[in-house]
Context: one part of a larger RNA
RNA sequence: GAUUGAACGCUGGCGGCAGGCCUAACACAUGCAAGUCGAGCGCGAAAGUUCUUCGGAGCGAGUAGAGCGGCGGACGGGUGAGUAACGCGUAGGAAUUUGCCUAGUAGUGGGGGACAACUUGGGGAAACUCAAGCUAAUACCGCAUACGCCCUACGGGGGAAAGCAGGGGAUUUUCGAACCUUGUGCUAUUAGAUAAGCCUGCGUCGGAUUAGCUAGUUGGUAAGGUAAUGGCUUACCAAGGCGACGAUCCGUAGCUGGUCUGAGAGGAUGACCAGCCACACUGGGACUGAGACACGGCCCAGACUCCUACGGGAGGCAGCAGUGGGGAAUAUUGCGCAAUGGACGAAAGCCUGACGCAGCAAUACCGCGUGUGUGAAGAAGGCCUGAGGGUUGUAAAGCACUUUCAGUGGGGAGGAAAGGGUAGUAGUUAAUAGCUGCUAUCUGUGACGUUACCCACAGAAGAAGCACCGGCUAACUCCGUGCCAGCAGCCGCGGUAAUACGGAGGGUGCAAGCGUUAAUC
Numbered sequence: 001g002a003u004u005g006a007a008c009g010c011u012g013g014c015g016g017c018a019g020g021c022c023u024a025a026c027a028c029a030u031g032c033a034a035g036u037c038g039a040g041c042g043c044g045a046a047a048g049u050u051c052u053u054c055g056g057a058g059c060g061a062g063u064a065g066a067g068c069g070g071c072g073g074a075c076g077g078g079u080g081a082g083u084a085a086c087g088c089g090u091a092g093g094a095a096u097u098u099g100c101c102u103a104g105u106a107g108u109g110g111g112g113g114a115c116a117a118c119u120u121g122g123g124g125a126a127a128c129u130c131a132a133g134c135u136a137a138u139a140c141c142g143c144a145u146a147c148g149c150c151c152u153a154c155g156g157g158g159g160a161a162a163g164c165a166g167g168g169g170a171u172u173u174u175c176g177a178a179c180c181u182u183g184u185g186c187u188a189u190u191a192g193a194u195a196a197g198c199c200u201g202c203g204u205c206g207g208a209u210u211a212g213c214u215a216g217u218u219g220g221u222a223a224g225g226u227a228a229u230g231g232c233u234u235a236c237c238a239a240g241g242c243g244a245c246g247a248u249c250c251g252u253a254g255c256u257g258g259u260c261u262g263a264g265a266g267g268a269u270g271a272c273c274a275g276c277c278a279c280a281c282u283g284g285g286a287c288u289g290a291g292a293c294a295c296g297g298c299c300c301a302g303a304c305u306c307c308u309a310c311g312g313g314a315g316g317c318a319g320c321a322g323u324g325g326g327g328a329a330u331a332u333u334g335c336g337c338a339a340u341g342g343a344c345g346a347a348a349g350c351c352u353g354a355c356g357c358a359g360c361a362a363u364a365c366c367g368c369g370u371g372u373g374u375g376a377a378g379a380a381g382g383c384c385u386g387a388g389g390g391u392u393g394u395a396a397a398g399c400a401c402u403u404u405c406a407g408u409g410g411g412g413a414g415g416a417a418a419g420g421g422u423a424g425u426a427g428u429u430a431a432u433a434g435c436u437g438c439u440a441u442c443u444g445u446g447a448c449g450u451u452a453c454c455c456a457c458a459g460a461a462g463a464a465g466c467a468c469c470g471g472c473u474a475a476c477u478c479c480g481u482g483c484c485a486g487c488a489g490c491c492g493c494g495g496u497a498a499u500a501c502g503g504a505g506g507g508u509g510c511a512a513g514c515g516u517u518a519a520u521c
Stems, first nucleotide, its partner, number of pairs: 001521004006517005013368004018363001020360001021326001026324003030321003035071003040068002043065001048059004078279003087204007096196002101192008109143001111141002118133006149158003163184006171178002205251003212242003217239008254276004258269004281302005304315004332358001334357003340354001341352002344349001371401004381392004405462001407457005415448001419443010465510005470491003476505005486493002
């Protein structure tokens, strides 16, 4: 000099834009953060209101609601404790899987028995739970079929499915429908895309006052296991494997793109943003699933907190806010799904503390303003003085103007494309129906928001501080003090004329900031 996720002191007008617990991976009150689908399925209220023969009935409504079932809770969001490792970076590899999506091929036939919900009864303080009975399905299980698929000793053997919604002229009809058609599902399989698992070369901090380490250890055979290779696991056999090119041990640490600095080489660093990894109260375990050994799932153990009728139960903010604590130090228990993105759904839609916005603090960067011109009697006052004067100083006052920003009042984009209605047209089809695509037209959705921006109004009106002035280092005099009080980055100042302490006047440098401290180059 540059820089910072900074803090502290003094001061503080506005806007834009970005970032904001670096410490206790400490403990957490409260609310919200993952649901959705009735076009998979069976049930199914009430309030209110209308009628009433006072029994009830209709509407509400097949709505709310729970349940079975499907998809999603493995994404998104947080944190950096652990990890010196194929964890990360880079370059390669072969023995793998991949829901949803895309393209292709083949199929979607015919049956069965249950379990919730519900009803009844019981247990419990609660959490919840037990028994009996009834029932549906895209839930579950056989059978049939098998192009391709899997196993094979090549003889053969094994294995699947589910419907739902819209429309409809003939035909049949038990009047339910069959049937046709469109769309969407389902099953098997092939290829792709995406995503993931695995292996390897090289690179990746300090300590030798850590020199030896290793028994599934190193290799082989066989088997098991996995989606898959492999001591991954087991049995047997062999005795190997690593190490001064630093093994092992100890300490420290998430890694990278990057960031800061520097002419560069390098050094330091890894906040925000992006990629990867790891973790989710601590430790362990599996289940489900395409995918987890799963932050807001399950089980066990532990610590802690809470409820209890003492028998037993409940919980996990390193999600967003917020609280206590720690600390030099870090914000609102805000608004909205309008946009972007995500889950579910055919869609309308619904959910979304992701996200978009707003709030707080000069935390950083950038921009603007705090007026402009004129004005010598060089006013008054202050300070200095050699008492003549000098300086503050065109500075002020005065005169003439302007009105950015803030203020008040009006106007007013863009962020909006979708979605919905109607018409036309193309495709599908037996069809002018339905559905899908395109076009036109109408309608129509904004949290921010009193938006940005524009116009008008009034008046210089509301807006300057901080550090320094001995040398380094730009800027000097007076007074006070008297090795005291104090200053100080280094050299050093202060013991009676201190440009170095404290005050004043003046000056210098930066400026809504200025200094100090800490840290890096």